[in-house]
Context: one part of a larger RNA
RNA sequence: GGAUGAACGCUGGCGGCGUGCCUAAAACAUGCAAGUCGUGCGGUAACAGGCCCUUCGGGGUGCUGACGAGCGGCGGACGGCUGAGUAACACGUGGGAAUCUGCCCCGAAGUGAGGGAUAACUGCUCGAAAGAGUAGCUAAUACCGCAUAUGGUCUAAGGAUUAAAGAAGCAAUUCGCUUCGGGAGGAGCCCGCGUAAGAUUAGAUAGUUGGUGAGGUAAUGGCUCACCAAGUCGACGAUCUUUAACUGGUUUGAGAGGAUGAUCAGUCAGACUGGAACUGAGAUACGGUCCAGACUCCUACGGGAGGCAGCAGUUAGGAAUAUUCCACAAUGGGGGCAACCCUGAUGGAGCAACGCCGCGUGGAGGAUGAAGGCCUUAGGGUCGUAAACUUCUUUUCUAUGCGAAGAAUAUGACGGUAACAUAGGAAUAAGGGUCUGCUAACUACGUGCCAGCAGCCGCGGUCAUACGUAGGACCCAAGCGUUAUUC
Repeated sequence: GGAUGAACGCUGGCGGCGUGCCUAAAACAUGCAAGUCGUGCGGUAACAGGCCCUUCGGGGUGCUGACGAGCGGCGGACGGCUGAGUAACACGUGGGAAUCUGCCCCGAAGUGAGGGAUAACUGCUCGAAAGAGUAGCUAAUACCGCAUAUGGUCUAAGGAUUAAAGAAGCAAUUCGCUUCGGGAGGAGCCCGCGUAAGAUUAGAUAGUUGGUGAGGUAAUGGCUCACCAAGUCGACGAUCUUUAACUGGUUUGAGAGGAUGAUCAGUCAGACUGGAACUGAGAUACGGUCCAGACUCCUACGGGAGGCAGCAGUUAGGAAUAUUCCACAAUGGGGGCAACCCUGAUGGAGCAACGCCGCGUGGAGGAUGAAGGCCUUAGGGUCGUAAACUUCUUUUCUAUGCGAAGAAUAUGACGGUAACAUAGGAAUAAGGGUCUGCUAACUACGUGCCAGCAGCCGCGGUCAUACGUAGGACCCAAGCGUUAUUC
């Protein structure tokens, strides 16, 4: 000198674009953050309409629009957050073979005939609640046989085995369903190389290393098991300990290199702590389940409920980090034939000089060099064209009007915002640090090794350009300094 997710002190006009718990992966009140489909199903709790009855209070009826709860389908494995763990095939890069893949795309073949249940519902019962039991009834794109088998799988090549679901529409047809082949994208696995510090860590290892066979997996493999052999790793640093998510990048530097890994993008890991599986194409699943533990809450004391490292917000910790905001208008995601619904993703607004960039706080003229301050050799010098004063302008500002693009044909949260026009009036807007040398900038007074300053050398003991105040000057400027870290 540069840099920062900064903080602190003094100060503070505006705009654009970014950024904003680095500490306690501490604990969380409240609201929201994942639903959707009636064109799968039986139905009808609420609302609206129709129809019927009516004592005019109302009642009945799923008939229609719709639809709570339920069965069923798809999605809750994405998106969002965090960096605790991990020194490892976790990541980066380059290869590989023994694999799977919902939705999507292409191609081929099919979609026949049946069956038994069950939730909802009704009745009864238990419980404070959470919830549970029992009897009866019913449907399906829920479940299960049979038929068929292009094809697939297995094969000892004879054969064996293996599917399906309907819905909407007057119809045409559309959306589905089953099986197989291919693709795209995704995922799992293996390997070479690279990837922090310590030897005041030197030996480590028993499923350990390899083989045979079996089991298991979508798949290779000690992944697991039985038997057999005794191997395997290590000064080219094994093992152990400490620290740490990794990368593209960021920052500094002429470069080599050093430091770093906020925001954005890719990968990994985690979801109160530890463990486990279920479902599923995909999870060992943040807002699913089960068990154990700590903590918090409810309780009728028998028993139950919960998980912000989602968005806001609270408490705590800390030098320190924002609104319990608006909208699905755009982009994207989930569901749906669609209309549409959901979306704290996202788009926006709010707060903060936290950063970068831009603009302004006026321009021109104006000497009797006014008053006043400071210095003075008392002559004067300086602040200083600075002010006053004259004139001009209106970026900003205020008021009024008009008013977008972003959206397709329709739909705009932002927003009556940006921009534009008219009017008013210099009007609303300057500070911080420094002045011994390094280092740009000096005098006076006060103080008297005191009070104090200080990055280093060092200043201060009666003549202080180094302390304090004032005038002046210098450097930056809506900032300026200090501290911290790093090159």